[in-house]
């Protein structure tokens, strides 16, 4: 200097004029209304509603089955399918990245086409022995073979030899794999080493399934308080020999219970709470490889309710266009003046921790590789 990998931050700032909303204060006023002053007033994703919670209600959320979820090990967390570190496998020169990561010897299913044969195989071409024929090229039959060739994503270990009629782990040496035993390291998943051995016994669970662990339900339109208004009737069942009910399904247990179920008809839709001080933020320090946690100090940042936060001006910052100049092999970079823009994705609605998706532009840090100079 170029090319990359990983992580973090910002999302305009200051001032002025007018305008909007909650809240607080002041003033006239019985009050409403109005006026003035002041603090504050959308996001990194507020989007998706994919997970987990806080919170609320269902008497207890009791036991079991089923449904559902997760899937290497150890940690973090309120919890999670999230995050951190490590292990194994794969990709990359590397920094790093990826993984629906337990089980195929519990069972079932599937592996098209091609090929002889795709689960316990298989003989198409070929090789060897014997018999018969022969135009001497070979052909036919019987037996042996699975090393070579071919097909395929995949064909029942690899290389080199011994041996054989020809071959083959049939046997041997080395290697890979698997299994047994032993030693060392690690919290662990696992890793390293030694020794022995049958010789070697597909793939697929992101197919059903098995195994291990987790798991009540519904949700702010949850709920709760106050106020106001009204009109009942019919049918069926039942009143302790129990109708009905206890909020995904089923069973058991336990409990409530004098009314319940269905149909016809009438009244009400108002005000408040929930609703923003938190698993909160910032800074420092200690512990930890880290995620994160402890301690101390400081801070309080929308709370609407048909739903507010906008417009203009000036300066600066950033982006872009044109002109001129400088550097450069190109791409391009820098400076000055002028013009334009404030961009994109997009907007709270109980709150929080994540994940996913969309996106204009800018800044910072660490690391890897290549080349050059000192």
């Nucleotide at each position: 200097u170029g090319a990359g990998u990983c992580g973090g931050c910002c999302a305009g700032a200051c001032g002025g004029u007018c305008g909007c909303g909650u809240c607080g204060g002041u003033g006239c006023g019985c009050a409403a209304u109005c006026a003035c002053c002041g603090c504050c007033g959308a996001g990194g994703a507020a989007c998706g509603u994919c997970c987990g919670g806080g919170c609320u209600c269902c008497a207890c959320a009791g036991g079991g089955c089923a449904c559902g979820g997760u899937g290497g090990u150890g940690g973090a967390u309120a919890a999670c399918g999230u995050c951190c570190a490590c292990c194994c496998g794969g990709g990359g020169c590397g920094a790093c990245c990826c993984g629906c990561g337990g089980g195929a010897c519990a069972g079932u299913g599937c592996c098209a086409c091609a090929g002889a044969a795709a689960g316990c195989a298989g003989a198409c071409c070929g090789c060897c022995u014997c018999c018969g024929g022969u135009u001497c090229g070979c052909c036919g039959g019987a037996g042996g073979u699975g090393a070579g060739g071919g097909u395929g994503a995949a064909a029942c270990g690899g290389u080199g030899g011994u041996g054989u009629a020809a071959g083959a782990g049939a046997c041997c040496a080395c290697c890979a794999g698997c299994g047994g035993c032993c030693g060392g390291g690690g919290u662990g998943a696992c890793c390293c080493g030694g020794u022995c051995g049958g010789c070697u016994c597909g793939g697929u669970a992101a197919a059903c399934c098995c195994c291990a662990c987790c798991c009540g339900g519904a949700g702010c339109a949850a709920g709760u308080u106050c106020a106001a208004a009204c009109a009942g009737g019919a049918u069926g069942c039942g009143u302790u020999c129990g109708a009905g009910g206890g909020c995904g399904g089923c069973c058991c247990g336990c409990c409530c219970g004098a009314g319940c179920a269905u149909c016809c008809g009438g009244g009400u839709a108002g005000a408040g709470c929930g609703c923003u001080a938190g698993a909160g933020g910032u800074c420092g320090u200690c512990g930890g490889c880290a995620a994160c946690g402890g301690c101390g100090a400081c801070c309080c940042g929308a709370g609407a309710g048909g739903g507010a936060u906008g417009a203009c001006c000036g300066u600066c910052g950033c982006c872009u266009c044109c002109u001129g100049g400088c550097c450069u092999g190109c791409c391009g970079g820098c400076c000055a003046a002028g013009g334009g823009g404030u961009u994109a994705c997009a907007g709270a609605a109980c709150c929080c921790g994540g994940c996913g998706u969309a996106u204009c532009g800018g800044c910072c840090g660490a690391c890897u590789c290549a080349u050059c100079c000192g």